[in-house]
RNA sequence: GGGCCGUUAGCUCAGUUGGUAGAGCACGUGACUUUUAAUCAUGGGGUCGCGGGUCCGAGUCCCGCACGGCCUACCA
Numbered sequence: 001g002g003g004c005c006g007u008u009a010g011c012u013c014a015g016u017u018g019g020u021a022g023a024g025c026a027c028g029u030g031a032c033u034u035u036u037a038a039u040c041a042u043g044g045g046g047u048c049g050c051g052g053g054u055c056c057g058a059g060u061c062c063c064g065c066a067c068g069g070c071c072u073a074c075c076a
Stems, first nucleotide, its partner, number of pairs: 001072007010025004019056001027043005033037001049065005
């Protein structure tokens, strides 16, 4: 230098054919009893990496860029 994959909640990750963004853990509140906490219920929390494009409509498709990972070429 080239190719491929990834980036979604605080963390780890889902998200079908383009059509209302989700789960577990964590956190707040309540109940309960087995009380350094467990269990159950409930609630809050999102510029979907950044910038453009297509479309009635984009997490999803297209282009560029950034970051991370893997493979590969060249130099030595």
The RNA shown here (transfer RNA) has 76 nucleotides and comes from a bacterium. Model confidence (mean pLDDT): 82 of 100. Its Rfam family is "tRNA". The family's RNA type in Rfam is transfer RNA. Its family is annotated with triplet codon-amino acid adaptor activity in the Gene Ontology.